A computed fold for a 109-nucleotide RNA from Mucilaginibacter phenanthrenivorans, annotated as SAM riboswitch aptamer (S box leader). Its mean pLDDT, the model's own confidence on a scale to 100, is 84.
[in-house]
RNA sequence: GAUUUAUAAAGAAGCGGCGAGAGAUCAGGCUCAAUGACCCGCUGGCAACCCUCCGAUGUGGAGAAGGUGCCAAUUCCUGGCCCGGUAAAUACCCCGGGGAAUAUAAAUU
Numbered sequence: 001g002a003u004u005u006a007u008a009a010a011g012a013a014g015c016g017g018c019g020a021g022a023g024a025u026c027a028g029g030c031u032c033a034a035u036g037a038c039c040c041g042c043u044g045g046c047a048a049c050c051c052u053c054c055g056a057u058g059u060g061g062a063g064a065a066g067g068u069g070c071c072a073a074u075u076c077c078u079g080g081c082c083c084g085g086u087a088a089a090u091a092c093c094c095c096g097g098g099g100a101a102u103a104u105a106a107a108u109u
Base pairs, nucleotide, nucleotide: 001109002108003107004106005105006104007103008102013043014042015041016040017039021032022031023030026079027078028077029076044071045070046069049067050066051063052062053061054060075101081098082097083096084095085094
């Protein structure tokens, strides 16, 4: 890097550094940002995928030392693909649903 599975409307601070954009890509919004965002470091914390224990053959309960991860806003919202409805009359808009994508973990390669 690839594949598979699971999860994604919960939760979580301070200090220091840097110095201009940031919120995955594209588009439209909307937010954050020199009262210093984003990112990096230290401390702290949240959580429970791996892990430990109990139980069981329900994937349940407990724990939090270790391996990750995470600590603005639902993955910030919507679209980009498909189906249905309404409308219209090949469409857009609006409503509902499903995918896809992205992120994280574990396993395999």
It was read from a public genome assembly, where an Rfam model found it. Lineage of the source: Bacteria > Bacteroidota > Sphingobacteriales > Sphingobacteriaceae > Mucilaginibacter.